[in-house]
Context: one part of a larger RNA
RNA sequence: UGACGGGGGCCCGCACAAGCAGCGGAGCAUGUGGUUUAAUUCGAAGCAACGCGAAGAACCUUACCAGGGCUUGACAUCCCUCUGACGUAUACAGAGAUGUAUAUUCCUUUCGGGGCAGAGGUGACAGGUGGUGCAUGGUUGUCGUCAGCUCGUGUCGUGAGAUGUUGGGUUAAGUCCCGCAACGAGCGCAACCCUUGUCAUUAGUUGCCAUCAUUAAGUUGGGCACUCUAGUGAGACUGCCGGGGAUAACUCGGAGGAAGGUGGGGAUGACGUCAAAUCAUCAUGCCCCUUAUGUCCUGGGCUACACACGUGCUACAAUGGCCGGAAACAAAGGGCAGCGAAGGAGCAAUCUGGAGCAAAUCCCAUAAAGCCGGUCCCAGUUCGGAUUGUGGGCUGCAACCCGCCCACAUGAAGUUGGAGUUGCUAGUAAUCGCGAAUCAGAAUGUCGCGGUGAUGCGUUCCCGGGCCUUGUACA
Numbered sequence: 001u002g003a004c005g006g007g008g009g010c011c012c013g014c015a016c017a018a019g020c021a022g023c024g025g026a027g028c029a030u031g032u033g034g035u036u037u038a039a040u041u042c043g044a045a046g047c048a049a050c051g052c053g054a055a056g057a058a059c060c061u062u063a064c065c066a067g068g069g070c071u072u073g074a075c076a077u078c079c080c081u082c083u084g085a086c087g088u089a090u091a092c093a094g095a096g097a098u099g100u101a102u103a104u105u106c107c108u109u110u111c112g113g114g115g116c117a118g119a120g121g122u123g124a125c126a127g128g129u130g131g132u133g134c135a136u137g138g139u140u141g142u143c144g145u146c147a148g149c150u151c152g153u154g155u156c157g158u159g160a161g162a163u164g165u166u167g168g169g170u171u172a173a174g175u176c177c178c179g180c181a182a183c184g185a186g187c188g189c190a191a192c193c194c195u196u197g198u199c200a201u202u203a204g205u206u207g208c209c210a211u212c213a214u215u216a217a218g219u220u221g222g223g224c225a226c227u228c229u230a231g232u233g234a235g236a237c238u239g240c241c242g243g244g245g246a247u248a249a250c251u252c253g254g255a256g257g258a259a260g261g262u263g264g265g266g267a268u269g270a271c272g273u274c275a276a277a278u279c280a281u282c283a284u285g286c287c288c289c290u291u292a293u294g295u296c297c298u299g300g301g302c303u304a305c306a307c308a309c310g311u312g313c314u315a316c317a318a319u320g321g322c323c324g325g326a327a328a329c330a331a332a333g334g335g336c337a338g339c340g341a342a343g344g345a346g347c348a349a350u351c352u353g354g355a356g357c358a359a360a361u362c363c364c365a366u367a368a369a370g371c372c373g374g375u376c377c378c379a380g381u382u383c384g385g386a387u388u389g390u391g392g393g394c395u396g397c398a399a400c401c402c403g404c405c406c407a408c409a410u411g412a413a414g415u416u417g418g419a420g421u422u423g424c425u426a427g428u429a430a431u432c433g434c435g436a437a438u439c440a441g442a443a444u445g446u447c448g449c450g451g452u453g454a455u456g457c458g459u460u461c462c463c464g465g466g467c468c469u470u471g472u473a474c475a
Stems, first nucleotide, its partner, number of pairs: 001475002003472003007469007015459002019424005026314008034305002042053002064300007073125001077124002079121006087104007106115003127289002130287003136283002138278003141274001143272001148187006154163003167178003193266004198234007207224003212221002237260001240254005316417001320376006333364003338357002343352003383414001388409007430452007
């Protein structure tokens, strides 16, 4: 100087407390461990691995296993020789890769050749998701959006170092004020950026409709007031008033205001820590393989299942289930190898159909919870839907291993969950649907969107963190 303390002081955080909803019990989905297996490819491991890499394993992917093939190679450059191909079509063998056969089939030229492509050969080489993340770059997680981390000059100290950065206040903040052997500065904080909340203005089509006509309908004329869209501006700064305070910083209350003291949300992550993660995104040193640890193919596996754990979904019901009615009311997205309307068929999944739309125009697309009425009467039930059977539908060469959906039948566990444990302070929790990426098909996951909409107001304690101080046999 740090680190540590079941030392002290001050302060903060859904850290606790006060609550709400959960998890831990059940069934299922998914990831992991273990076990099994020819293989169940590999990585991730307290927080910070475990719905993680994977924004999507039937083949492919695929790296794993079995079997069948190739060896200058599936891919690149160079050299030599030969050929005019390569490709396409057909037939045969084969699980296919591949092999054989037939047909067809280059450009240019000064006729030497050149270009391009293929076959063969030779070796240089290719290739490796093989090893090492403890050789590395790059990228990322974490402490933590915590308020810290440093430097120049000066001063002090023999020196390591100290000071500044400590102190008195204050703040979300090393934020600001005052003081001070310090005076300044940098990286962080804040602001500048995006979005949302108010208004003005510009612009009115594909958007909107107050007034006037018109219609089944903003449908049409008309209009751009309003809504909305998207450009440009305004607006909030403790600016104003009062109390407190050191006449300061600041703080408490108030006014005005759409908004008040960082208005809400996001992006933004200092010096560093964990030899943290990644050689399987990529790049790369060294090591290793080279008729195989490379490469092609078929099939299988990654989907196994006594069990254990994590994360979720659905429930156990009456604030509910079921049935009917009334066109109840969104936002944000996507669409041409696409979205696919009306109409028709089917109980339905879906099929048919093909209008319109490269989209403020058309489509996906009826939002659902909600409201009104009826029924069920507390039961393993008109709760719950697992499991299984049968029949169908869709995608796709192909749904056996191993997809999703529909109908009918079947109707398991489960009556609110031990010790323990998680999230959350406002349009938040909870609850309700909708969309997108990936994607032929395949979400209870992920990322977004809106609808309805609570409880709570303290710092003694637990956990983590910041500053000062103290002890230390630790570095």
This is a predicted structure of a 475-nucleotide part of an RNA (small-subunit ribosomal RNA, 3' major domain) from an uncultured organism. Its Rfam family is "Bacterial small subunit ribosomal RNA". Model confidence (mean pLDDT): 83 of 100. The RNAcentral record of the full RNA draws on ENA, Greengenes and SILVA.